[in-house]
RNA sequence: CUUGUAUAAAGGCAAAACUAUCGAAAGGUAGUGACGCAAAACUAAAGGGGCUAAGGUGAUUGAUCACUAUGCCAGCCAGCUACCGGA
Numbered sequence: 001c002u003u004g005u006a007u008a009a010a011g012g013c014a015a016a017a018c019u020a021u022c023g024a025a026a027g028g029u030a031g032u033g034a035c036g037c038a039a040a041a042c043u044a045a046a047g048g049g050g051c052u053a054a055g056g057u058g059a060u061u062g063a064u065c066a067c068u069a070u071g072c073c074a075g076c077c078a079g080c081u082a083c084c085g086g087a
Stems, first nucleotide, its partner, number of pairs: 012037002017032006035075001042079002047077002049073003055068005
């Protein structure tokens, strides 16, 4: 100098729930909160997987049902970048 892990240090993020708000919904945003996280930073038809179905299409006597993402999830896997540094 490089790599590297932890009952280390400095810190960081924020699950569920509640309230308000946006949205057809999934879900998002803000506040409270803290389940947890060595990337719980970033990346959503340049990868896989999952959720929803407004609109569209089809079926149905009707009520309804099914399919469909360019909508959503990164705290599902994955890609990529990064702080400290004992043994």
c-di-GMP-I riboswitch aptamer from a Clostridia bacterium, 87 nucleotides, folded computationally.
The model forms 95% of the base pairs in the Rfam consensus.
Lineage of the source: Bacteria > Bacillati > Bacillota > Clostridia.
It matches the Rfam family "c-di-GMP-I riboswitch aptamer". Rfam describes the family as follows. GEMM was predicted in a large-scale screen for bacterial structured RNA regulatory elements.
Its mean pLDDT, the model's own confidence on a scale to 100, is 80.